[in-house]
Context: one part of a larger RNA
RNA sequence: UUGGGCGUAAAGGGCGCGUAGGCGGUCAUUUAAGUCAGAUGUGAAAGCCCGGGGCUUAACCCCGGAAGUGCAUUUGAAACUGAAGGACUUGAGUAUGGGAGAGGGAAGUGGAAUUCCUGGUGUAGAGGUGAAAUUCGUAGAUAUCAGGAGGAACACCGGUGGCGAAGGCGAGCUUCUGGCCAUAAACUGACGCUGAGGCGCGAAAGCGUGGGGAGCGAACAGGAUUAGAUACCCUGGUAGUCCACGCUGUAAACGAUGUACACUGGGUGUUGGUUCUAUGAAGGAUCAGUGCCGUAGCUAACGCGAUAAGUGUACCGCCUGGGGAGUAUGCCCGCAAGGGUGAAACUC
Numbered sequence: 001u002u003g004g005g006c007g008u009a010a011a012g013g014g015c016g017c018g019u020a021g022g023c024g025g026u027c028a029u030u031u032a033a034g035u036c037a038g039a040u041g042u043g044a045a046a047g048c049c050c051g052g053g054g055c056u057u058a059a060c061c062c063c064g065g066a067a068g069u070g071c072a073u074u075u076g077a078a079a080c081u082g083a084a085g086g087a088c089u090u091g092a093g094u095a096u097g098g099g100a101g102a103g104g105g106a107a108g109u110g111g112a113a114u115u116c117c118u119g120g121u122g123u124a125g126a127g128g129u130g131a132a133a134u135u136c137g138u139a140g141a142u143a144u145c146a147g148g149a150g151g152a153a154c155a156c157c158g159g160u161g162g163c164g165a166a167g168g169c170g171a172g173c174u175u176c177u178g179g180c181c182a183u184a185a186a187c188u189g190a191c192g193c194u195g196a197g198g199c200g201c202g203a204a205a206g207c208g209u210g211g212g213g214a215g216c217g218a219a220c221a222g223g224a225u226u227a228g229a230u231a232c233c234c235u236g237g238u239a240g241u242c243c244a245c246g247c248u249g250u251a252a253a254c255g256a257u258g259u260a261c262a263c264u265g266g267g268u269g270u271u272g273g274u275u276c277u278a279u280g281a282a283g284g285a286u287c288a289g290u291g292c293c294g295u296a297g298c299u300a301a302c303g304c305g306a307u308a309a310g311u312g313u314a315c316c317g318c319c320u321g322g323g324g325a326g327u328a329u330g331c332c333c334g335c336a337a338g339g340g341u342g343a344a345a346c347u348c
Base pairs, nucleotide, nucleotide: 004319005318006317007302008301012316014201015200016199017198021194022193023192025088026087027086029084030083031082033081034080035077036076037075038074039073040072041071042070049065050064051063052062053061054060091191092188093187094186096184097183098181099180103177104176105175106174109171110154115149116148117147118146119145120144121143125136126135162169163168206247207246208245209244210243211242215241216240220236221235222234223233258315259314260313261312262311263310266293267292268291269290270289271288272287273286274285275284276283277282297304298303321348322347323346330341331340332339333338
């Protein structure tokens, strides 16, 4: 490279936007670049292949033919691809009137609880554990009542419920703002799909500067446990967790399943619409999501099964025995931590 693959065996990029490129709906017309057919020229000789011939055969040599899949010129064809201009509406998009939602940003606000402070009541324990001890408490703790301070998180509702491209998003109000869904069909008229590079977003931890610090809590200290215990358990506790701005750019970033489109039996829940029937809780139809069970089919099996891992198409990413190793080296990025790209020797 060919071939084969990527849910769990190696393998889907963490996610999006989008450049080049690749691919691309329907109808007719023109063209003739690709494509197809014919002709001419060329495609040296030798060799290979076929048919003959010559050395006693063979190797070898000689003659003739074929082939030389190609290129150029030229004459035609017009189905498909391309190109050109024209038309269309089903793909895509836009307007109008509706709808659901923890989608995002900002600024106020709220109640429960923990902790701390002040004051009242009150007295000897409290706390913690498997059992204890470290610890707190007669300088009045724990308990209880009132007041105050401060930070963080938002019980119930809450739901294989919703929203978001993913990460993720949950008190309430206001404000700014993105996307989505259905319906009627008005408008544009292929404007589309994918997407190497590129750009942006990206949990937690971590880093820089400045704040903040209630609870929790790496490190650390002490008490236990134990043969030991640099742990699990307990008492404390610093970074951190929180905010603003900047960086980092990684995760079992998982559905371990790339994106888009088309097609292919059903059953049963649930969310948001539209519509029909009905007095009605309801039932039917349909669209968009989200679950479970399962037909065909697929699969090594497990399982998947209209939300496919079924049947196909387009494009991208990735894999090629285990270890060495996501290491070394070089380069790029980063303040650093480190990240990206990424071998080989050797060994089984």
This is a predicted structure of a 348-nucleotide part of an RNA (small-subunit ribosomal RNA, central domain) from an uncultured bacterium.
The full RNA is in RNAcentral, with records from ENA.
Model confidence (mean pLDDT): 87 of 100.